Background
Predicted 3D model of an 88-nucleotide RNA (c-di-GMP-I riboswitch aptamer) from Geomonas silvestris. NCBI's taxonomy places the organism under Bacteria, Pseudomonadati, Desulfuromonadia, Geobacterales, Geomonas. The model forms 100% of the base pairs in the Rfam consensus.

[in-house]
């Protein structure tokens, strides 16, 4: 340098939940607090879940329902790509 591997150390992110902000919603952002994490750094390309305000269709119980368009989620799986440190 490369690959495996994850006992230690140094460190790092922060679940739930609370408060402001955003956003129609799922979500997000900062701030408090940490459940957990060796890629729980970053990417929505595949599957998958989660939301549907507005637009389209298709049915109608005509303020509903299904389905597409859109969004979300990386701490769903899996790909992809960057990287501390020890050890083989």
């Nucleotide at each position: 340098g490369c690959u495996c591997u994850g006992c230690a150390a140094a460190g790092g992110u922060u679940a739930a939940c609370c408060c402001a902000c955003u956003g129609a919603a799922a979500g997000g952002u900062g701030g408090g607090g940490g459940c957990a994490c060796a890629a729980a750094g970053c990417c929505a390309c595949a599957g998958g879940u989660c939301c549907u305000c507005a637009g389209u269709u298709c049915u109608u119980u005509c303020u509903c329902g299904a389905a597409c368009c859109g969004g979300a989620c990386g701490g769903c799986u899996g790909g992809g790509u960057c990287a501390c440190c020890a050890g083989a």
Notes
Its Rfam family is "c-di-GMP-I riboswitch aptamer". About the family: GEMM was predicted in a large-scale screen for bacterial structured RNA regulatory elements.